Transfer RNA from Candidatus Woesebacteria bacterium RIFCSPHIGHO2_02_FULL_42_20, 71 nucleotides, folded computationally.
Its Rfam family is "tRNA". From the family's description: Transfer RNA (tRNA) molecules are approximately 80 nucleotides in length. It is annotated as a transfer RNA.
It was read from a public genome assembly.
The source organism's lineage runs through Bacteria, Bacteria candidate phyla and Candidatus Woeseibacteriota.

């Protein structure tokens, strides 16, 4: 220098044009003599900027970051 893949909650992963799901972690509660486990509930996220579209987390482009390959 060129090419490929990835970027979703504090962490690990789903999802795929129309409502963003779960586990752990966090907070509150139930229960207990008490703590933990358990059960119930709550909060929390689509890397940035453009484009296409009635509608974009999803499709396209650029940029940023991470990883890999070739030279």
């Nucleotide at each position: 220098g060129c090419c490929c893949u990835c970027u979703u909650a504090g962490c690990u992963u789903a999802g795929u044009g129309g409502u963003a799901a779960a586990g752990c972690a966090g907070c509150g509660g139930u229960a207990u003599c008490g703590u933990a486990a358990a059960c119930c509930g709550c909060a929390a996220a689509c890397g940035u900027c453009a484009g296409u579209u009635c509608g974009a987390u999803u499709c396209u482009g650029a940029c940023a970051g991470a990883g890999g390959g070739c030279u």